[in-house]
Predicted 3D model of a 1490-nucleotide RNA (small-subunit ribosomal RNA) from an uncultured bacterium. The sequence is in RNAcentral, with records from ENA and SILVA.
RNA sequence: GCUUAGAGUUUGAUCCUGGCUCAGAUUGAACGCUGGCGGCAUGCUUAACACAUGCAAGUCGAACGGUAACUGGCCUUCGGGCGCUGACGAGUGGCGGACGGGUGAGUAAUGCGUGGGAAUCUGCCUUAUGGCUGGGGACAACCAGUGGAAACGCUGGCUAAUACCGAAUACCGUCUACGGACGAAAGCGGGGGAUCUUCGGACCUCGCACCAUAAGAUGAGCCCACGUCUGAUUAGCUAGUUGGUGAGGUAAUUGCUCACCAAGGCGACGAUCAGUAGCCGGCCUGAGAGGGUGGACGGCCACACUGGGACUGAGACACGGCCCAGACUCCUACGGGAGGCAGCAGUGGGGAAUAUUGGACAAUGGGCGCAAGCCUGAUCCAGCAAUGCCGCGUGUGUGAAGAAGGCCUUCGGGUUGUAAAGCACUUUUGUUAGGGAGGAAAGUCUGGUAGCUAAUAACUGCUAGAUCUGACGUUACCUAAAGAAUCAGCACCGGCUAACUCUGUGCCAGCAGCCGCGGUAAUACAGAGGGUGCAAGCGUUAAUCGGAAUUACUGGGCGUAAAGGGUCUGUAGGCGGAUUAUUAAGUCGGAUGUGAAAUCCCCGGGCUCAACCUGGGAACGGCAUUCGAUACUGGUAGUCUAGAGUGUGCAAGAGGAUGGGGGAAUUCCUGGUGUAGCAGUGAAAUGCGUAGAGAUCAGGAGGAACAUCAAUGGCGAAGGCACCUUUCUGGGGCAACACUGACGCUGAGAGACGAAAGCGUGGGGAUCAAACAGGAUUAGAUACCCUGGUAGUCCACGCUGUAAACGAUGGAUACUAGCUGUUGGGGAGCAAUCUUCAGUGGCUAAGCGAAAGUGAUAAGUAUCCCACCUGGGGAGUACGACCGCAAGGUUGAAACUCAAAGGAAUUGACGGGGGCCCGCACAAGCGGUGGAGCAUGUGGUUUAAUUCGAUGAUACGCGAGGAACCUUACCAGGGCUUAAAUGUAGAGUGCAUUAGGUGGAAACACUUAUUUCUUCGGACUCUCUACAAGGUGCUGCAUGGUUGUCGUCAGCUCGUGCCGUGAGGUGUCAGGUUAAGUCCUAUAACGAGCGCAACCCUUGUCGUUAGUUGCCAGCGAGUAAUGUCGGGGACUCUAGCGAGACUGCCGGUGCAAACCGUGAGGAAGGUGGGGAUGACGUCAAAUCAUCACGGCCCUUACGUCCUGGGCUACACACGUGCUACAAUGGUAGGUACAGCGAGCAGCCACUGCGUGAGCAGGAGCGAAUCUAUAAAACCCAUCACAGUUCGGAUCGAAGUCUGCAACUCGACUUCGUGAAGCUGGAAUCGCUAGUAAUCGCAGAUCAGCCAUGCUGCGGUGAAUACGUUCCCGGGCCUUGUACACACCGCCCGUCAAGCCAUGGGAGUUGGGGGUACCUGAAGUCGGUCGCCGCAAGGAGCCGCCUAGGGUAAAACCGAUGACUAGGGCUAAGUCGUAACAAGGUAACCAAGCC
Repeated sequence: GCUUAGAGUUUGAUCCUGGCUCAGAUUGAACGCUGGCGGCAUGCUUAACACAUGCAAGUCGAACGGUAACUGGCCUUCGGGCGCUGACGAGUGGCGGACGGGUGAGUAAUGCGUGGGAAUCUGCCUUAUGGCUGGGGACAACCAGUGGAAACGCUGGCUAAUACCGAAUACCGUCUACGGACGAAAGCGGGGGAUCUUCGGACCUCGCACCAUAAGAUGAGCCCACGUCUGAUUAGCUAGUUGGUGAGGUAAUUGCUCACCAAGGCGACGAUCAGUAGCCGGCCUGAGAGGGUGGACGGCCACACUGGGACUGAGACACGGCCCAGACUCCUACGGGAGGCAGCAGUGGGGAAUAUUGGACAAUGGGCGCAAGCCUGAUCCAGCAAUGCCGCGUGUGUGAAGAAGGCCUUCGGGUUGUAAAGCACUUUUGUUAGGGAGGAAAGUCUGGUAGCUAAUAACUGCUAGAUCUGACGUUACCUAAAGAAUCAGCACCGGCUAACUCUGUGCCAGCAGCCGCGGUAAUACAGAGGGUGCAAGCGUUAAUCGGAAUUACUGGGCGUAAAGGGUCUGUAGGCGGAUUAUUAAGUCGGAUGUGAAAUCCCCGGGCUCAACCUGGGAACGGCAUUCGAUACUGGUAGUCUAGAGUGUGCAAGAGGAUGGGGGAAUUCCUGGUGUAGCAGUGAAAUGCGUAGAGAUCAGGAGGAACAUCAAUGGCGAAGGCACCUUUCUGGGGCAACACUGACGCUGAGAGACGAAAGCGUGGGGAUCAAACAGGAUUAGAUACCCUGGUAGUCCACGCUGUAAACGAUGGAUACUAGCUGUUGGGGAGCAAUCUUCAGUGGCUAAGCGAAAGUGAUAAGUAUCCCACCUGGGGAGUACGACCGCAAGGUUGAAACUCAAAGGAAUUGACGGGGGCCCGCACAAGCGGUGGAGCAUGUGGUUUAAUUCGAUGAUACGCGAGGAACCUUACCAGGGCUUAAAUGUAGAGUGCAUUAGGUGGAAACACUUAUUUCUUCGGACUCUCUACAAGGUGCUGCAUGGUUGUCGUCAGCUCGUGCCGUGAGGUGUCAGGUUAAGUCCUAUAACGAGCGCAACCCUUGUCGUUAGUUGCCAGCGAGUAAUGUCGGGGACUCUAGCGAGACUGCCGGUGCAAACCGUGAGGAAGGUGGGGAUGACGUCAAAUCAUCACGGCCCUUACGUCCUGGGCUACACACGUGCUACAAUGGUAGGUACAGCGAGCAGCCACUGCGUGAGCAGGAGCGAAUCUAUAAAACCCAUCACAGUUCGGAUCGAAGUCUGCAACUCGACUUCGUGAAGCUGGAAUCGCUAGUAAUCGCAGAUCAGCCAUGCUGCGGUGAAUACGUUCCCGGGCCUUGUACACACCGCCCGUCAAGCCAUGGGAGUUGGGGGUACCUGAAGUCGGUCGCCGCAAGGAGCCGCCUAGGGUAAAACCGAUGACUAGGGCUAAGUCGUAACAAGGUAACCAAGCC
């Protein structure tokens, strides 16, 4: 000085585990939309693919012979000539083309990085010493001839040199046998006084060259250590291989090469092989540690069309050199030649994708040159590209009528929005014009001065002046003018994640990073308005790091989530007791060297700032050397006894192996007795049995297993081990002492053991029992059940090597509260008992843990070592390898696919789980339905329409408490455009209205006539227009309200507290009790709320008050008779107010609550009976057609009016009812007793008429006053068991009533007709007392009525309940769960269909590498009599090696392949139902068979 952030997603909810995804930063990027300027950077990541064209390495005349071109000069016969000057093509020669520039193919080490080392070379440069003498012969150019299309040659002749070769000389050089031997050079240019001269010069001097030697610097070569990717499904590799000796070779060390000798060398610390890759400084990310990366810049390496090779040279095995081979391209006269952009531009190609065939050497640098200078696609600039980073701008202030427009709206308004316009100002940028730095230093010329020198020449250094050099460039920058003028987009707006509305669409179109949106009200699609974020950019895609502690060194885990090896022994390795001394490897400290520069960081400086550039510092965490320190670890030496081991004694034990023995039982055989069954099951059958079973008795055979003791017991490493006993043998424990002296712990590989099943060989075979057979069960039943039954089960030997081999818990050591059992030892105590060691159990503390749990036998606290894990599926599969006789085992992937899979716990729901309890739930009873006829509703069918809704319980005599028209919503036809309401505004008429006529089915249309008030304004009405209205049209899955159901079931919750990380729990559980979460007791709960109960209504008893229309006991009056009248309140009754019932009292039981008792009393007794009353919620339950209402839809119609039809149809099916089938009855006659209610467009007494329905009159009553025959019952008569004197359908005839109107389609009456039906299959419903059953009465709706319905009312009035096993429903507690849409759940496998990737596969095809053999270019090296040369030597030939080519056998890797195998995915396919509940046979693991 810097410094650590999370979120979404598994569930109904929770905690955890765990993956997936997001927010950040970055890029040589690309794509989409958009685009003003400048600065600084950057720009083929792909095909190391192929390249047209131009340029990229030349230079030197001061090395040389010279003169092709140009210039100047001279000569000229005007053709030309002269190298004379400046210069210079080609050539000889020198230096440079080994730098600079490009690329990353190869390379996993011949590389790179860091640090060291010794056996080397080094052109140009620097320093130093010495030298540079004297000769020779050629070859180009050139000339002549000649071949070829060309490229390019060939022959002859001439010639120079700093070209070449001798000779001489030579050191501090090299070699040496120490005697010696060998080895060099070159000149060129400038100047010049004396001397000499062949007049060229010699000579002197300076400069540049040259030679030798020594050193330096620079550069290069070599060696060593450490570091440097992945794979073991690559485990062994190696023959010059490893070392030695000698020789060769190199600049130099070395198997670098060769000969000989030895047999080594590397490898689990990963050799070899395979794949991938240039390495680093750095760059990106990250808090860091790390991870990723190596483009630009810088260092190193490698490469230059592919492969091989050398030459030259200081340096190359050479990008723009050579030779050969190969591929490709081009030229060709077909004979032969030429080429290499991975230099700069550029082209084609590939690709998502990457620029100009630009300017200049002005600067920096390089090559050559004495220099001027020339060359330089290095470089500097410019061009193109928003590719990146940085900076600037697109205006500023004011401005409310909050303009217009847009959008939204609750219609009020809101928002866009001070935004715009308007007013005032500014001018960066841009435009135009003008001015204008710096990048320039050098060089050249002149003057001065110093050095050198014989020299005032020349040359060199310094200095002054002059002159000249800019590609960029119309530069940067400055000034002026006019003018807001020239300039904003992109993405997003469901959550994560900042930002919301409308419209369209309707699981479509589409979106999506994850979760997920979209099926008619989408903040998630598309558009719009608005908003948010960033901004000349913004998004998307790709990629890296981060978040991810999700590979965990920092910094994770392994009982149940993924993960402890089945167990032990033990090798390597890792770790290791106490103490002394020493050492100094680790460790710590100091110093030195190095860690290139750039980058990063800090402090400064320069561009107006910044990016950028730059000065200094720090840092570069490292390596090496050296000097110290010595606690700890290590090494060495010594000592010790606490770990470990040995010895002695004692006891325990299903420890192991082995031989012998035993009894019970099963089965079989033999014999006896004996007779008809046995066996088996849910029930049966197969089976056995009259040829004698089963049963029973006796005897025998044989195999296997060992009851009781027996245990939470014992032993063993685990698997495992059980009658008794012999022999052999392992281990552990305890006690006390002695001895050894760290000998220990763990343990990759390795080895041994290892249940059951299985395999091989040989035995044995009683029981049981895969397979198999038969019988059942079943829709099926290859199962469960039954009868049989073979392998096997047993033994010996050998193999296999796996299990849910489990404590799902690796081994060792130490430490850390307790309580209580038990096994084996020891000690103490008379004993009870206490104590100690080693085991084996239970409960618990702290702690740990996601929780459940664990808790000295740890899952606590620590140390050491090993094994293992990293989302689910694919898959423990495929391929490969190893093992196995086989079965199979061990090791062990990927493609593809999903966003989860999972653990523990919670609340529910569910269970063919458990416990407790209730209900007309069953049972016990009574009566029905289901059969008949009819009524009514529904389905279906039909129809122009049969309007719509309700559909398990919880629709179906339901909405409808009343469809002939109306209702009416439906259909056909005919009309209207507003029938009705509300008005407002405007315009018009003067009527409105009523009555009549014509047409018509009516609605309606046409038409005639009449008539108001008035203050003359109008009121009022009508017509038209606009707003509006209307809709039983859709959505009950947008809603309100109302209702059904669970269920009148006893539940559902809250506050505070407490418990739990949390969901949640507690309370509300437990023991009792109740109809009840009713109450009591106990209690981390204490209270409370909604429900229960009670309060309310009604009914049952009594009292009191009151007494009309009700009542009439007593008194009086009257009648044929009647509370009819006067009166009366006693009674009944009416309707107000009260009383009464509370387990209050008694007895018993009980802690209490409470229960029991035919208890007492009482009208009523334990909620007296009935009603109203319906908790939190469930069913997207019902209703948009009661009503209301959001949205959508229709507007000369989906509105509205009218006529007629339909809702009443009818092969059929179902529900609910009525009437019956008869004698407990029918019919006829007689007689008696209610209550609730209703009544004026009404109820109707009474009288008359009619057989009757009814009609005609008509009193009373708007009601305790008037209006109704209660019926069953009872009495009497008849019928006599039959399709009847039962039953009444159906049909015919005639009527009555209501109503505009009874045809479709009313009810009733009379007469006639007289169907089915003789008590109802499977199944099913109601009811527990004034109930069922049965009998009638009343009312609503209503003109009438299809009412047998519904709602009420009273009359008569039963039977039965042992009980809770079972069916159904419900409540509480508990348990299991893979369910939560909650069992109508979830879910598995085959088959069928489509798609995808993968394995096998007769084969086919390609690739790289190795091996063996054959062939073998160029070339170095080696050899060489013939040919050339005077010679040196050369050509040629031979040999070694070898690129390339060919052949062969095998291995490896890839592509493809008929067919085939399994896998994955895919709303609604088939078959079953394996798992989850006791999942209906508990499930699961290993193995075998089918």